[in-house]
Context: one part of a larger RNA
RNA sequence: UUGGGUUUAAAGGGUGCGUAGGCGGCCUGUUAAGUCGGUGGUUAAAGGUAGCAGCUUAACUGUUUUACAUGCCAUCGAUACUGACAGGCUUGAGUUAUCAGAAGGCAGGCGGAAUUUCUGGUGUAGCGGUGAAAUGCAUAGAUACCAGAAGGAACACCUAUUGCGAAGGCAGCUUGCUGCAGAUAAACUGACGCUGAUGCACGAAAGCGUGGGGAGCGAACAGGAUUAGAUACCCUGGUAGUCCACGCCGUAAACGAUGAUUACUAGUUGUUGGCGAUAUACAGUCAGUGACCAAGGGAAACCGAUAAGUAAUCCACCUGGGGAGUACGCCGGCAACGGUGAAACUC
Repeated sequence: UUGGGUUUAAAGGGUGCGUAGGCGGCCUGUUAAGUCGGUGGUUAAAGGUAGCAGCUUAACUGUUUUACAUGCCAUCGAUACUGACAGGCUUGAGUUAUCAGAAGGCAGGCGGAAUUUCUGGUGUAGCGGUGAAAUGCAUAGAUACCAGAAGGAACACCUAUUGCGAAGGCAGCUUGCUGCAGAUAAACUGACGCUGAUGCACGAAAGCGUGGGGAGCGAACAGGAUUAGAUACCCUGGUAGUCCACGCCGUAAACGAUGAUUACUAGUUGUUGGCGAUAUACAGUCAGUGACCAAGGGAAACCGAUAAGUAAUCCACCUGGGGAGUACGCCGGCAACGGUGAAACUC
């Protein structure tokens, strides 16, 4: 390489948009590039295959006045499929109208509970913390209770195998701007589609830069305990950080450890949003989201119309363990580091 694979054994890119490329619905006609057939030419020798012959056999060798093979060129035909061109269609895709939907995004405003601090009051000796303690706080009046004020962060109940989003993710209320899937109708366009190397954009937390902010929590750090020790677990404090604005970083068990799209293949049961026959009800149905299972699959666990079943197209990735996601080089980054990514050696 071929073949085989990628939930858990090695292996699905973190996610989307999209360039090139690859692949692509139904009908008709033209063409004849691919494709298929005939004929002719060419296809050095050696080699190969088949036949015959020579060394006792074989290996080996000879034999083209014995043949064959793929390829290329020319020419004549075939037209199912693919392509090209032309015309048409509506079921794929999109548009439109109506209906209802949601923690989707961005910006602004507002709200209550709680913690902390401050001020005032009541009040007196403890409070706090633990397995037990101690460090700590407190007669300069703490803890507790009441009233007032400040400030920051997060939004209890509702809350649910609930909903929305491409993923990351999104939850108090409200206003503005904005994105979106769904159903119904079948008016319009008429294959406009799928995938997607390179590329571009987005991308939790931590971290970085500049400037703010700082209630609670809390790496580092300090102290108290525990212990043989205790650079920990427990306790008292506490700085970065956590929050905001702008700019970087670009990684995660970025997980459903399961790429995207399309079609097909028994059922049962819950739930969200539509449609529904006059109706709060109910059969059915479309799109989602769960559970259990037939067939089938799987090494098994399990998966099972939300497939890991049956097929098709395109992309990504894997090829024994360690060395190693390391070294070197290159690219990116302020840095931290990220991307790409070996070998020797060893089992």
This is a predicted structure of a 347-nucleotide part of an RNA (small-subunit ribosomal RNA, central domain) from Taeseokella sp.
The RNAcentral record of the full RNA draws on ENA and SILVA.
Its Rfam family is "Bacterial small subunit ribosomal RNA". The family is grouped with related families in Rfam's "SSU clan". Rfam links the family to the GO terms structural constituent of ribosome and ribosome.
Taxonomically the source falls in Taeseokella (Bacteria, Cytophagia, Cytophagales, Leadbetterellaceae).